[in-house]
């Protein structure tokens, strides 16, 4: 320079074009205890990298662009 692969909650991942995007750790509050841990219960918490296209409809397909990781002269 050229090629693949990634990118989705504070971290890790999961979603085969179709309801208001989920999970598990961490958080926050409660509930148990004497009191912490441990368990149970709810909650907050997202520009699904970004910018266009395609569709009746995009986390998902399709171009750029950013960024991270690999392979190659």
């Nucleotide at each position: 320079g050229c090629c693949c692969u990634u990118g989705u909650a504070g971290c890790u991942a999961a979603g085969u074009g179709g309801c208001u995007a989920u999970a598990g750790c961490g958080c926050u509050g409660g509930c148990c205890u004497u009191c912490u841990a441990a368990g149970c219960c709810a909650g907050a918490g997202g520009u699904c990298a970004u910018g266009g296209g395609u569709u009746c409809g995009a986390c998902c397909c399709c171009c750029a662009u950013c960024a991270a990781g690999g392979g190659u002269g």